[in-house]
Context: one part of a larger RNA
């Protein structure tokens, strides 16, 4: 030096487990903000850090329920204390809330500077301190606005990669994105609509109709609508006088349900295995509770719970009822009379452009930038070029609930969903450490034990690292580089063998 056995190191697959993931469900809530947010800087404990939590009245104050022995948040022990005169704690209300930050006195490289004014204290004064208050826009002068905030809505403006096997209409697409506005939903809405000779009857959505009908360098592509079948239903007003009635929105009180804490909640021994019984054997017992989790191993009957029952001083939502409720301004319903009234630089039309499934094409409809420009119900629109005939409907003025999108948040629940290289990028001090001027990028890290019982004490050593005793434990080859402990690669002993 090779094989091969047996014992180890190494190193973290595997297997187990799960405190975090992720994907839908239901119901709630759909907002916060000048009464200063969203996010943050600094501070704050018996404290050096770091998260949580709070703000100089700083892990808290104060009130009002609740509950009933332990409590001072966690890493994380110790000191020092609080507490049945009811603490910690959990809930509703209310104080306090330093600076930055829309930031809003003024200014500024955010968490700093420097100021006026009015009042007050202090100093002899110069001066300082303490509260308040001083931006800018709108306004009917009452007051509102600024600004964050995950999708969802509607508005304006709007790509290119890319397909078209190159490319120029086209297409990706009115998408991505940027910008306003707003709301819990938003648009959308009660026919100058469809229909087709019959006849529906606002709007929205979902299934078919249909990948048809058409558009299309008739390529690549694109793509309706009638109907009909469901969801879900709701209609109103204004443009007039005059008479008469009487209601709604508000706020009050009482109710009604419900949310923010919580409470009652049934039923087992004995014997054997073991370290520990929920196992395993015998006999029981309760179920409107045999979902589930926890307890030294697998527990209806040990614990927390579940069935099923109950419960609010206070806030807030919501049911109904009542009572106030403006007649002076403004403005409304019902009835009666009397009179009317219907929407004009509009409809159309020309040039040009956009939108409709329709790319100007025979090409109608809507919209409109610029030039024009009608009629007035004895009227006008439409009905896919245009004409008649019919047939339907009245633009040019608002306002409208629920079917529908949608989840940053709250609760609760499920899973032929994942189990630490997998699942959020994060199960851990994660958007943390680190990288980068900066926009921006971004990790790795879970698992002793049932329980620290977490190795006292002796000995080795360098008053080490380590070790070898001894003592825990059920187990230390479960010793903190701790569960399990595969390979690969190292050594050691014994065997073959060269």
């Nucleotide at each position: 030096g090779g094989c091969c056995a047996u014992a180890g190191g190494u190193g973290g697959a595997u297997g187990c487990c799960u405190u975090g993931g992720c994907u839908a469900g239901u119901a709630g809530a759909g907002g916060c903000g000048a009464u200063g947010a969203a996010a943050g800087a600094c501070g704050u404990a018996c404290u050096a850090g770091g998260c949580u939590g709070c703000g100089a009245a700083a892990a808290g104050u104060c009130u009002c329920g609740g509950g009933g022995a332990g409590c001072u948040g966690c890493c994380a022990a110790g000191a020092a204390g609080c507490u049945u005169u009811g603490a910690u704690c959990c809930g509703g209300g209310a104080a306090u809330u330093u600076c930055u930050g829309a930031a809003u006195g003024g200014g500024g490289c955010g968490a700093c500077c420097c100021a006026g004014c009015a009042u007050g204290g202090a100093g002899c004064g110069a001066u300082u301190c303490a509260u308040g208050u001083u931006a800018c826009c709108c306004u009917a002068c009452g007051g509102g606005g600024g600004g964050c905030g995950a999708a969802c809505u509607c508005a304006g403006g709007g790509a290119a990669g890319u397909g078209a096997a190159a490319c120029a209409u086209c297409u990706c697409a009115g998408u991505a994105c940027c910008u306003g506005a707003a709301g819990g939903a938003a648009g959308a809405g009660a026919a100058a609509u469809c229909a087709a000779a019959c006849g529906a009857g606002a709007u929205u959505c979902c299934c078919a109709a249909a990948g048809u009908a058409g558009c299309g360098g008739c390529g690549a592509g694109c793509g309706a609508a009638a109907u009909g079948g469901g969801a879900u239903u709701a209609g109103g007003g204004c443009u007039g006088u005059u008479a008469g009635u009487g209601a709604u929105a508000a706020u009050a009180u009482a109710u009604u349900u419900g949310u923010u804490a919580g409470c009652u909640g049934a039923a087992g021994a004995g014997u054997u295995u073991g370290g520990a019984a929920a196992g395993a054997c015998u006999c029981g017992g309760c179920a409107u509770a045999g979902a589930a989790g926890g307890u030294g191993a697998u527990a209806c009957u040990c614990c927390u719970g579940u069935a099923a029952g109950c419960g609010a001083a206070a806030a807030c939502a919501u049911u109904u009822a009542u009572a106030u409720g403006g007649u002076a301004c403004u403005a409304u319903g019902c009835u009666a009379a009397c009179g009317a009234a219907c929407g004009a630089g509009u409809a159309g039309g020309u040039c040009g452009g956009g939108a409709c499934a329709c790319g100007u094409g025979u090409u109608a409809u809507c919209u409109u930038g610029a030039c024009u420009g009608a009629a007035u119900a004895u009227g006008g629109g439409g009905g896919g070029a245009c004409c008649a005939c019919c047939c339907u409907c009245c633009a040019a003025c608002c306002c409208u609930a629920a079917a529908u999108a949608c989840u940053a948040c709250u609760a609760c629940u499920a899973g032929a969903c994942c189990g630490a290289u997998a699942g959020c990028g994060a199960a851990c001090a994660a958007g943390u450490a680190c990288c980068g001027u900066g926009a921006g990028g971004g990790a790795a890290a879970g698992g002793u034990g049932a329980a620290a019982a977490g190795g006292a004490c002796u000995g080795c050593g360098g008053u080490g690292a380590g070790c070898a005793g001894a003592g825990u434990g059920a187990a230390a080859u479960a010793g903190a580089a701790c569960c399990u402990g595969a390979a690969a690669c190292c050594u050691a002993u014994g065997g073959c063998u060269u």